[in-house]
């Protein structure tokens, strides 16, 4: 150097063209003599950065960072 993966909530990950979800965490509530479990709810995202394709982009393409992993 080259190839291949990957980057989304505060963590671990769905989402493979119609505009973002779940667990867990955080915080209100119920329960309980308090506490943990258990249940309900709530807030939380410039979706790595840009540019570009489209009527629409987390998703396609191209450039760049960042992190792993293969080859010499």
């Nucleotide at each position: 150097g080259c190839c291949c993966c990957c980057g989304u909530a505060g963590c671990u990950c769905a989402g493979u063209g119609g505009a973002a979800g779940a667990g867990c965490a955080a915080c209100c509530g119920c329960c309980u003599u308090c506490u943990a479990a258990g249940c309900g709810g709530u807030g939380g995202g410039u979706c790595g950065g840009g540019u570009g394709u489209u009527c629409g982009a987390g998703u396609c393409a191209c450039c760049c960072c960042g992190g792993g992993g293969g080859u010499a």